The RNA shown here (c-di-GMP-I riboswitch aptamer) has 97 nucleotides and comes from an uncultured Gammaproteobacteria bacterium.
[in-house]
RNA sequence: GACUGAAAAAGGCAAACCCGUCGAAAGGCGGGGACGCAAAGCCACCGGUCUAAGGGUUGCCCUCCACGGAGGGGCUUAAGACAGCGGGGUUGCCGGU
Numbered sequence: 001g002a003c004u005g006a007a008a009a010a011g012g013c014a015a016a017c018c019c020g021u022c023g024a025a026a027g028g029c030g031g032g033g034a035c036g037c038a039a040a041g042c043c044a045c046c047g048g049u050c051u052a053a054g055g056g057u058u059g060c061c062c063u064c065c066a067c068g069g070a071g072g073g074g075c076u077u078a079a080g081a082c083a084g085c086g087g088g089g090u091u092g093c094c095g096g097u
Base pairs, nucleotide, nucleotide: 002097003096004095005094012037013036017032018031019030020029021028022027035084041090042089043088045087046086047085048082049081050080054077055076056075057074060073061072062071063070064069
């Protein structure tokens, strides 16, 4: 340096759930807690998934109307998220070959 994770050591991270907090939400952060994890360290580049505040839509529905339109719902949309969905990039501990 490349490949690799059978046994082991030093350690590390922390799902669900609960509390607090930020956020429209998805979700993030802090504390508790451990289902699991050899990159469950980091990066939204590709695919995928989640959310839809704001935008669009009245030639979808409902209500109101001074007939200009207004309000609510539905649909749509990522500029918001997920790295513990897969791929990719990048850094790294211990052991084996």